[in-house]
RNAcentral holds the sequence, with entries from ENA and Rfam. A computed fold for a 367-nucleotide RNA from Amnimonas aquatica, annotated as Bacterial RNase P class A. It matches the Rfam family "Bacterial RNase P class A". The family's RNA type in Rfam is ribozyme. Of the family's consensus pairs, 92% are formed in the model.
Formats: sequence, structure tokens, C1' cells
RNA sequence: GGAGUCGGCCGGACGGUCGCUGCUGCUUCGGCAGGGGAGGAAAGUCCGGGCUCCACAGGGCAGGGUGCCAGGUAACGCCUGGGCGGCGCGAGCCGACGGAAAGUGCAACAGAGAGCAGACCGCCGAACGGUCUUGUGUCGCCGCGAGGCGAGCAGGAUGCGUGGCAAGGGUGAAACGGUGCGGUAAGAGCGCACCGCGAGUCUGGCAACAGACCGGCACGGCAAACCCCACCCGGAGCAAGACCAAAUAGGUGUCCAUACGCGCGGCCCGCGCGGGACACGGGUAGGUUGCUUGAGCCCGUCGGCGACGGCGGGCCUAGAGGAAUGACCGUCCUCGACAGAACCCGGCUUACAGGCCGACUCCACCC
Repeated sequence: GGAGUCGGCCGGACGGUCGCUGCUGCUUCGGCAGGGGAGGAAAGUCCGGGCUCCACAGGGCAGGGUGCCAGGUAACGCCUGGGCGGCGCGAGCCGACGGAAAGUGCAACAGAGAGCAGACCGCCGAACGGUCUUGUGUCGCCGCGAGGCGAGCAGGAUGCGUGGCAAGGGUGAAACGGUGCGGUAAGAGCGCACCGCGAGUCUGGCAACAGACCGGCACGGCAAACCCCACCCGGAGCAAGACCAAAUAGGUGUCCAUACGCGCGGCCCGCGCGGGACACGGGUAGGUUGCUUGAGCCCGUCGGCGACGGCGGGCCUAGAGGAAUGACCGUCCUCGACAGAACCCGGCUUACAGGCCGACUCCACCC
């Protein structure tokens, strides 16, 4: 100098004018003054919790979720550290990463064969048989004889029957360990070495797991198929919920009145409804609250590799309810992205112009 990796941070600045909004103080009730007023994601609403109401003895079943190990935390599907696997020269990054030896099941097409498999092409001829052929100090038969025929024995050829094989070809996502050497008729964990594998032993580690030795090739893949194992899980959500509470609204109870009307089939009594007074609770409109002091933030220190925790000190930092946080002007710069709270908090994910800081890696060059 170039190329990268990881972590943290900023997200126009300053001044002025006019607005909006909640708080405090003052007020002649008209206002005035002071100080406060969006984010790192306020977003998606995907997880986890607080809070609130409802339900609830305890245990089990069903259902759902999580899933290497250990730790952190209020909790988590988050975070930290570690293991294993994959990628990268590296700093580092990525991970549905429990169990296939509990059981059930699945594998289209192709292919000979798809799980106690299989032989299409191919390789072999060791074994048995066939055919051909060579030889013949053997046997039998025929012939006077040369010799011939048959059998036997030994060898060769063929690869026809029957066998042996699974190395090579071929199919497939996957073919019953891989590579090499030996071995063999050809082959084969048949033997050996290395790798892989293992319900073995020992060592290290809390553990996941690793290493060494040993064993032998048995035990293929799929659990994002059912399933098994371990752990966790009640429902609804601030429009939760709580309080106050209007009316020519409506309800219940007690007492008074019973003049009149209506009902109890006509009449009397009586009763009920309509009337009046008082009391009561429910509750609509509306209002108040829940509402922001909290698993809070900052600094220091101690413990811990770390996530985080303990202690000490300091700080108060939006809280509306048609819902505020804006507009304009001036100066400057690198000319300004994604986007706006609505009960709160911890995460994850997604969006984001541009810029700053720190640690580290690789390459090239110079001293």
C1' cells in the first nucleotide's frame, strides 16, 4: 500500500422565529414563564417473561414445543464457553447437531439385484459331465497278417452343459466398507497396511467428546415418516383490569294510598298492575385510573475465559387518547438513509445514504 474478518458507535451541526403537546409555578382564567418531548430498529408481531382477569387438589392420558454438552438468565427457540461436522491459506464463518442395535414403515424411474439382495455384460475352468484331439510297455473283441474297433489311463483344447466369482462394465440419490499390496483358476477381509467402523478395555474431561490399545467387517440410508427418550407448556390479553357514575332509561325491596282505570269470564271482598315516598345494588353514555421508578441507565470496583453476577456512588430519561414531537429563515459541511412510541421489558429477524473507532488475518514492497 492492497484485499479481508470480527466487535463497537454516529445517523447532519449551530443559531433564530412561529407552532404542537404533557408537567410544574403564577394568573385579572384570556394566558404567561420555566424546563421535558421517538428509535437503533419505535417495524415484523416470530419467541420468552412481567402485569391483569378467568380457570385450577394431586397424578396420568391426549395435544403442542424444544433437542450435541456445560453454563448465564425472570424466562426463552436468546446469549456465552466448549465439542463435533462443513467452508476458508488465514483472521473467522455456517449448523433442525438426541435415538436407525425398541418397534412399524418408506425408497418413484432405471436396473440382474433396493436390505439377511443380486448376476445382464463380463472374468475363470479348480470340481463334475459333454465334444474334439494327442499319446499309449494296459485290457477286451475282430483279422492269417499289416492293422482296425471299443474300453481304460495320462495330457491338451473348447467354454457346450453344469459350476466358481463379484474384480471390471452398466443402472441408480443409494448396490452389503474404501485404497493399495499379497493371494487365487478367477476372485473375495481370504491375509496384511492405512483409512473407515465398534454394545470392547484403559486414560483425560463435570459433560458433549477425544486419544491409545484391542476387535473384527457384523451393524447401509431416511426420524424435515410414524415413533422412542429427555425437558418444558392452563386460557385470554391494557379494547387486560380497577374506580366513579348522568338520564323523562330500566330493576329490586319496604312503607303509604287505593279516588279512578285495567285484569282475575257477571257481582262483593280481596289480590295484582298503573300512583307516591324512601332505600338498595347493577350498569349504558361519560369521566378517572392502569401509565411509566424499571429484571432501569451511567460510572467505579470485585468475582468469572465469557455470557453474567455482587457491592458502592450518581441519575430520572415521551406518556397521548383523534392521538404532540413540526414548519420557515440564516451560516456551515462529507448535503443527510431506513423509518415514527400507544402497558412494559429481554431477545430474534428484517430495513438502513453515508461515516467514525478498535482488534485481528492474508498478500506485496521498503528499512
Model confidence (mean pLDDT): 80 of 100.